Description
Predicted 3D model of a 91-nucleotide RNA (c-di-GMP-I riboswitch aptamer) from Butyricicoccus sp. TM10-16AC. It matches the Rfam family "c-di-GMP-I riboswitch aptamer". Rfam links the family to the GO term cyclic-di-GMP binding. Of the family's consensus pairs, 95% are formed in the model. The organism belongs to Butyricicoccus, within Bacteria. The RNAcentral record of the sequence draws on Rfam.
[in-house]
RNA sequence: CUGAGAGAUAGGCAAACCCAUCGAAAGAUGGGGGACGCAAAGCCGGAAGGGUCUAAGGCGGCGAACGCCGCAAUGACAGCCGGUUGUAAGC
Numbered sequence: 001c002u003g004a005g006a007g008a009u010a011g012g013c014a015a016a017c018c019c020a021u022c023g024a025a026a027g028a029u030g031g032g033g034g035a036c037g038c039a040a041a042g043c044c045g046g047a048a049g050g051g052u053c054u055a056a057g058g059c060g061g062c063g064a065a066c067g068c069c070g071c072a073a074u075g076a077c078a079g080c081c082g083g084u085u086g087u088a089a090g091c
Stems, first nucleotide, its partner, number of pairs: 005091001012038002017032006036079001042084003049081002051077003058071005
């Protein structure tokens, strides 16, 4: 100096909850808030890995109708698995 492994003393991210906005919803964004946790909780949902959630529109059924039930992403989740790129000091 380079690579790998374990791990976390410095640092990093940020759960729950509240408010506002968008959305049919799932959920997302911003602010507050405060750490549930994370060695990648960095990035990747694109037609282009698996899985999970929601069902407006669509289809089917019931019904006089309002409506109810079911199917299923074109919607969403990367803090579900996964893919990919990486981490100061020290061992």